[in-house]
RNA sequence: CGGAUGUAGCUCAGCUGGAUAGAGCGUCGGUCUACGAAACCGAAGGUCGCAGGUUCGAACCCUGCCAUCCGC
Repeated sequence: CGGAUGUAGCUCAGCUGGAUAGAGCGUCGGUCUACGAAACCGAAGGUCGCAGGUUCGAACCCUGCCAUCCGC
C1' cells in the first nucleotide's frame, strides 16, 4: 500500500435498501424423573465494530476511523 471480515456469551444467516433483526449451541425457568441426563415447553440476551453522510426508510449504499486475518 492492496484485499477480506466485524450482527446475541459462541458459531453464523440476513436476497435487489422496506415489515416486529433471526437460527443453532449455550444460559435461566418450567414439565418429566427417586436425582440427574435426554426430550418437550417457555424466557432473557443486540446502540448490527465506532462516527458521519445519502435516502421517506440503512445490518445492507458512500466516506473516515478502529480491530482481526491474508497478500505485497
The prediction has a mean pLDDT of 80.
A computed fold for a 72-nucleotide RNA from Blastopirellula marina, annotated as transfer RNA.
Its Rfam family is "tRNA". From the family's description: Transfer RNA (tRNA) molecules are approximately 80 nucleotides in length.
The RNAcentral record of the sequence draws on MGnify.
NCBI's taxonomy places the organism under Bacteria, Planctomycetia, Pirellulales, Pirellulaceae, Blastopirellula.